[in-house]
RNA sequence: GCCGGGGUAGCUCAACGGUAGAGCAACCGAUUUGUAAUCGGUAGGUUGAAGGUUCAAGUCCUUUCCUCGGCU
Numbered sequence: 001g002c003c004g005g006g007g008u009a010g011c012u013c014a015a016c017g018g019u020a021g022a023g024c025a026a027c028c029g030a031u032u033u034g035u036a037a038u039c040g041g042u043a044g045g046u047u048g049a050a051g052g053u054u055c056a057a058g059u060c061c062u063u064u065c066c067u068c069g070g071c072u
Base pairs, nucleotide, nucleotide: 001071002070003069004068005067006066007065010024011023012022013021018055026042027041028040029039030038048064049063050062051061052060
């Protein structure tokens, strides 16, 4: 230099172009003499960035940044 994968909640990951979710973690409560475990609930997101297409974009297109792998 070329090609490809990934980037979404604190972490690991989902999500046919049509309400952004789950598990773990955090917090509150129940339970317990108490802790752990268990159960119920609450909060937490400019979907890496900037544009474009569309009635509507995490998803499609372009550019760009970071990261991983391959080729030379």
Molecule: transfer RNA
Organism: Candidatus Tayloriibacteriota bacterium